[in-house]
Context: one part of a larger RNA
RNA sequence: UGACGGGGGCCCGCACAAGCGGUGGAGUAUGUGGUUUAAUUCGACGCAACGCGAAGAACCUUACCUGGGUUUGACAUCCCUGGAUAGUAUUAGAAAUAAUAUUUUCUCUUCGGAGACCAGGUGACAGGUGCUGCAUGGCUGUCGUCAGCUCGUGUCGUGAGAUGUUGGGUUAAGUCCCGCAACGAGCGCAACCCUUGUCCUUAGUUGCCAGCAUUUAAGGUGGGAACUCUAGGGAUACUGCCGGUGUUAAGCCGGAGGAAGGUGGGGAUGACGUCAAGUCCUCAUGGCCCUUAUAUCCAGGGCUACACACGUACUACAAUGGUAAUUACAGAGAGUAGCUAAAUUGUGAAAUUAUGCAAAUCUCAAAAAAAUUAUCUCAGUUCGGAUCGCAGUCUGCAACUCGACUGCGUGAAGUUGGAAUCGCUAGUAAUCGCAGAUCAGCAUGCUGCGGUGAAUACGUUCCCGGGCCUUGUACA
Numbered sequence: 001u002g003a004c005g006g007g008g009g010c011c012c013g014c015a016c017a018a019g020c021g022g023u024g025g026a027g028u029a030u031g032u033g034g035u036u037u038a039a040u041u042c043g044a045c046g047c048a049a050c051g052c053g054a055a056g057a058a059c060c061u062u063a064c065c066u067g068g069g070u071u072u073g074a075c076a077u078c079c080c081u082g083g084a085u086a087g088u089a090u091u092a093g094a095a096a097u098a099a100u101a102u103u104u105u106c107u108c109u110u111c112g113g114a115g116a117c118c119a120g121g122u123g124a125c126a127g128g129u130g131c132u133g134c135a136u137g138g139c140u141g142u143c144g145u146c147a148g149c150u151c152g153u154g155u156c157g158u159g160a161g162a163u164g165u166u167g168g169g170u171u172a173a174g175u176c177c178c179g180c181a182a183c184g185a186g187c188g189c190a191a192c193c194c195u196u197g198u199c200c201u202u203a204g205u206u207g208c209c210a211g212c213a214u215u216u217a218a219g220g221u222g223g224g225a226a227c228u229c230u231a232g233g234g235a236u237a238c239u240g241c242c243g244g245u246g247u248u249a250a251g252c253c254g255g256a257g258g259a260a261g262g263u264g265g266g267g268a269u270g271a272c273g274u275c276a277a278g279u280c281c282u283c284a285u286g287g288c289c290c291u292u293a294u295a296u297c298c299a300g301g302g303c304u305a306c307a308c309a310c311g312u313a314c315u316a317c318a319a320u321g322g323u324a325a326u327u328a329c330a331g332a333g334a335g336u337a338g339c340u341a342a343a344u345u346g347u348g349a350a351a352u353u354a355u356g357c358a359a360a361u362c363u364c365a366a367a368a369a370a371a372u373u374a375u376c377u378c379a380g381u382u383c384g385g386a387u388c389g390c391a392g393u394c395u396g397c398a399a400c401u402c403g404a405c406u407g408c409g410u411g412a413a414g415u416u417g418g419a420a421u422c423g424c425u426a427g428u429a430a431u432c433g434c435a436g437a438u439c440a441g442c443a444u445g446c447u448g449c450g451g452u453g454a455a456u457a458c459g460u461u462c463c464c465g466g467g468c469c470u471u472g473u474a475c476a
Base pairs, nucleotide, nucleotide: 001476002475003473004472005471007470008469009468010467011466012465013464015460016459019424020423021422022421023420026315027314028313029312030311031310032309033308034306035305042053043052064301065300066299067298068297069296070295073125077124078123079121080120081119082118083117086103087102088101089100090099091098092097106115107114108113127290128289130288131287132286136284137283138279139278140277141275143273148187149186150185151184152183153182154163155162156161167178168177169176193267194266195265196264198235199234200233201232202231203230204229208224209223212222213221214220238261241255242254243253244252245251317417321376322375323374324373325372326371333364334363335362338357339356343352344351345350383414388409389408390407391406392405393404394403430452431451432450433449434448435447436446
């Protein structure tokens, strides 16, 4: 100087407390461990691994296993020889591939040849999701959006170092003020950026419809440019004003005006460093290893197994509910190998035909909780839907292993969950649906979007984590 202390002081955080809803019990989905297996490819392991890499394993993917093939190779450059390339058919085969038949003969040219492509040969080499993340780059997680981390000069100290950065206040903040052997500065904080909340202005189609007219009663039409909205430009918030308080300061408390008040809400933004944290299977890369195999092609299988254990979710156990009918109100997205209206067929998943739209125009699209009416009447039920049987639809060469969905039947556990444990402070929790990426098909996951919309916070004694000062130390 640090680190540590079941030392002290001050302060903060959904850390506790006050509340609301969960997990832990059930069934299922999914990931992991374990076990099994020819293989169940690999990585990730307290927080910070476990719906994680994977924004989508039937084949492919695929790295694994079994079997069948190839060896200058599936891919790149160079050299030599020959030929345009290539297409079609038949046979064998699981295919890869092999054999045979047949058709056909590129571009430029100085006419020598050159280029592209294919086949054969030779070796230089290719290739490796093989090992090492403890050789590395890059990227990422984490403490933590915590308020810290440092430097120059000066001064002090023999020196390691100290000072500044400590102290008194204050702040979300090393934020600012005052004081001070310090005076300044840098990286962080804040602001600048995006979005949302209010107003003005410009513009008026595909969007809008106040007033006027018309109508098949639909902003549909004539028309309008007000309103909504869209998207360009501006304005607005600064403790600016008033009162109190404070050290005459920084600030704090209350008030006014205002759409909004003291960082208005949300996002992006992550200092010096820590964990030899994660990743050699994104990519790049040193070293090592394989080179008729640890490379490469193909078929089938596996990654989907199942006495069990754990994590994360979904659905429930019902009446604040289930069922049936009727009737409302979103936002944000996506669409041409696409989204598909209307009509018809089917109980339905869907199918047939067909229309519009590269979309403020058309479509997906029905929002759902909610509301109204009826019914059920506390039961393992008209709760719950697992499981299983049969019959189908769709995608796709192909749904057996191993897809999703539909109809009929079947109708399991489950009556609110032990010890323990998690999230959340406002348009939040809870609850309700909608969309998107990936994607042929496949979502209870993920990412976004809106609808309805709470309770509680006395407070900082205690648990956990963190910041500053101080103290002790047999630690470095």

Annotation:
RNAcentral holds the full RNA, with entries from SILVA. Small-subunit ribosomal RNA, 3' major domain from a metagenome, 476 nucleotides, folded computationally. Model confidence (mean pLDDT): 84 of 100.